[in-house]
RNA sequence: GACACGACUGGCGAAGGUGGGCCACCACCGGGGAGUGAAGAGUCGCGCAUCGCCCGCCUGGGUGCGCUCG
Numbered sequence: 001g002a003c004a005c006g007a008c009u010g011g012c013g014a015a016g017g018u019g020g021g022c023c024a025c026c027a028c029c030g031g032g033g034a035g036u037g038a039a040g041a042g043u044c045g046c047g048c049a050u051c052g053c054c055c056g057c058c059u060g061g062g063u064g065c066g067c068u069c070g
Base pairs, nucleotide, nucleotide: 003037004036005035008032009031010058011057012056013055016029017028018027019026020025042069045067046066047065048064049063050062051061
């Protein structure tokens, strides 16, 4: 680099769209997307960083690394 896989893609602000809802969620379309792919599986928690047009304030998750046990 190619190929395969791929969680998360929410609310408000003019700031993807449509419908619905037990109201920061669900489904579909559109557009994104970190990371994983032969080596310590795993583990309660904590810290740092990072992922969803741009920015801000939030909500809920993912991922990588480190600490701890193994």
ZMP/ZTP riboswitch aptamer (pfl RNA motif) from Branchiibius sp. NY16-3462-2, 70 nucleotides, folded computationally.
Its Rfam family is "ZMP/ZTP riboswitch aptamer (pfl RNA motif)". The family has 185 seed sequences and 3,295 matches in Rfam 15.1. On this family, see Jones and Ferre-D'Amare, Nat Struct Mol Biol 2015: "Recognition of the bacterial alarmone ZMP through long-distance association of two RNA subdomains".
The coordinates come from a structure-prediction model, not an experiment, and the mean pLDDT is 75.
The same sequence occurs in records of 2 taxa.